[in-house]
């Protein structure tokens, strides 16, 4: 330290939200925080081909015979869209709730069975389809472990 047996009542959940290196600061510490990198997860824009085009205000520019028309700059939101499982029908006493449907989560992993929960909240600001290359951003937040059977992998202990 490797291989085999054989025994365990041990192995956190949701999310993308996680591991490392390296410098400083607090500290009595095995620690608690910043900063920079690197890796991993994860989310947006972005061509070609195809498919597709809002209102209004303006003592801003630019063209045009005019009033338009572009652009810029405000503002609306029955326009559009993003994260996400959090959609979609129907009925009612309708600022909501109730049932069915999809979806989604349940303790290492993975199947089957039964059962239980959830079906929410943000964001953008007129604009994004799809979309290589390229370009960007996030790494929060919240909590506590339904049973049964199988096989699997991981710690632990025992023996050889």
């Nucleotide at each position: 330290u490797u291989c085999u047996u054989u025994g365990u009542u041990c192995c956190g959940c949701u999310u993308a939200a996680u591991g490392g290196a390296c410098c400083g600061g607090c500290g009595a510490g095995u620690g608690c925080g910043g900063g920079u990198u690197c890796a991993a997860c994860g989310g947006g824009g972005a061509a070609a081909c195809c498919a597709c085009u809002u209102c209004c205000g303006u003592g801003u520019g630019c063209g045009c015979a005019g009033g338009c028309g572009c652009a810029g700059c405000g503002g609306a939101u029955c326009g559009g869209g993003g994260c996400g499982a959090a959609c979609g029908a129907u009925g009612c006493g309708c600022g909501g709730c109730a049932u069915c449907g999809a979806g989604a989560g349940c303790a290492u992993u993975u199947a089957a069975u039964g059962g239980c929960u959830c079906c929410a909240g943000c964001c953008c600001g007129a604009c994004a389809g799809c979309u290589a290359a390229c370009c960007u951003c996030g790494u929060c937040a919240g909590c506590a472990u339904c049973a049964u059977u199988a096989a699997a992998g991981g710690g632990c202990a025992a023996g050889a």

Source information:
A computed fold for a 160-nucleotide RNA from a Chthoniobacterales bacterium, annotated as c-di-AMP riboswitch aptamer (ydaO/yuaA leader). Of the family's consensus pairs, 96% are formed in the model.